[in-house]
Molecule: c-di-GMP-I riboswitch aptamer
Organism: Synergistales bacterium
Formats: sequence, C1' cells, structure tokens
RNA sequence: AAACGAUAAAGGCAAAACCGUCAAAAGACGGCGACGCAAAGCCACGGGUCUAAAGUUUAAGACCAUGACAGCCGGGCUGCCGAA
Repeated sequence: AAACGAUAAAGGCAAAACCGUCAAAAGACGGCGACGCAAAGCCACGGGUCUAAAGUUUAAGACCAUGACAGCCGGGCUGCCGAA
C1' cells in the first nucleotide's frame, strides 16, 4: 500500500412505531426509539423502485419527473481500527 473483516478496542450511524414541522404526494428534517449496519459517510452516473403537483388524454382512469429513495443492486469519491 492492496485485499480482507474478529464474540478485539475506541468511537460512529440509527429501521419500525409514536409526536412535531415541511411537502400535492413519495418523502425529508427534528424529537423519541434501536431493527440492523464496516462505509447504514458522500455523489442520482447505470439499472431499479416510489410518488404524480403541473402537463397530456373526452370521462372514470391512464401516461408522464422537472420530485424522491444511497438502509434495493452496480459504479465513483472519501474514511476509523487491525486478530486471522
């Protein structure tokens, strides 16, 4: 330095539920709370998924991302520790 990841050590993050705020929604943020996580740190680049306000469509409805998800998979960037 690369790869790897322990019943190690020091720290870290925080699912669901509930409460509040924002949002059309998906969802985000804060509180509380721990299901889990060695990148559960960051980036929507590829795939995928969710939503559908505006728009399109004669109506019900359908389509659609310019909205989201990094804790769905891949990729990129960065990073703590060190048994085998």